[in-house]
Molecule: SAM riboswitch aptamer (S box leader)
Organism: Geomicrobium sp. JCM 19039
RNA sequence: UGCUUAUCGAGAGUGACCGAGGGAAUGGCCCGAUGACGUCCGGCAACCUCCAAUGAGGAAGGUGCCAAGUCCAGCAGAAUGCAACAAUUCUGAAAGAUAAGUC
Numbered sequence: 001u002g003c004u005u006a007u008c009g010a011g012a013g014u015g016a017c018c019g020a021g022g023g024a025a026u027g028g029c030c031c032g033a034u035g036a037c038g039u040c041c042g043g044c045a046a047c048c049u050c051c052a053a054u055g056a057g058g059a060a061g062g063u064g065c066c067a068a069g070u071c072c073a074g075c076a077g078a079a080u081g082c083a084a085c086a087a088u089u090c091u092g093a094a095a096g097a098u099a100a101g102u103c
Base pairs, nucleotide, nucleotide: 002102003101004100005099006098007097008096013041015040016039017038021031022030023029026073027072028071042066043065044064046063047062048061049059050058051057070095075092076091077090078089079088080087
């Protein structure tokens, strides 16, 4: 890399360094020299693990995470709406992310 299962409306910085792009891809829409992204420190607690246990809970060891609901949309269907579009809302899928397991 692939496959399976679960979750994706909660939570997390007035810090230091660096210096131009970043938010997966496309289209949007945003973030960013009032310093983004990244690194360190700090923090959070989703899964595993550990403690306790009828449970609620606690710890922070392994992953992970710390702008916006996975930032929004795309594909299918439904409702509202329209002369027809547009538009709005909902459901599902797809894609993606994370964990645990597995070849």